[in-house]
RNA sequence: CUCUUAUCAAGAGUGGCGGAGGGACUGGCCCUGCGAUGCCCGGCAACCAUCAAAUGAAACAUUCAUUUGAACGGUGCUAAUUCCUGUGGAACAUCAGUAUUGUUCUAACAGAUGAGAG
Numbered sequence: 001c002u003c004u005u006a007u008c009a010a011g012a013g014u015g016g017c018g019g020a021g022g023g024a025c026u027g028g029c030c031c032u033g034c035g036a037u038g039c040c041c042g043g044c045a046a047c048c049a050u051c052a053a054a055u056g057a058a059a060c061a062u063u064c065a066u067u068u069g070a071a072c073g074g075u076g077c078u079a080a081u082u083c084c085u086g087u088g089g090a091a092c093a094u095c096a097g098u099a100u101u102g103u104u105c106u107a108a109c110a111g112a113u114g115a116g117a118g
Base pairs, nucleotide, nucleotide: 001118002117003116004115005114006113007112008111013041015040016039017038021031022030023029025086027084028083042078043077044076047074048073050070051069052068053067054066055065056064057063058062082110087107088106089105090104091103092102093101
């Protein structure tokens, strides 16, 4: 970097360092010297691993699956729904009607993270 798959509406600091930009991209809209991004510490969560319990299955001294719990390990996350949006569809509103536009919902695209593969 590519592919497969799962998840993305919850949760997380009045801390330290440090000094100007940041929220992937587009268009918006925001955050930021009342110190951003980043790093450290703390925290959240429970994807992988591990451990415990319950249930089920089998080729039954064992193994596997599911659920629940724990959280010492590997990641991740810690403004705003993935901040909203970008393509298609549906409903409603607007109009005499169509188009347009707006609102809501939905599927995809893109992106992020885990696990597996190349």
Molecule: SAM riboswitch aptamer (S box leader)
Organism: Priestia megaterium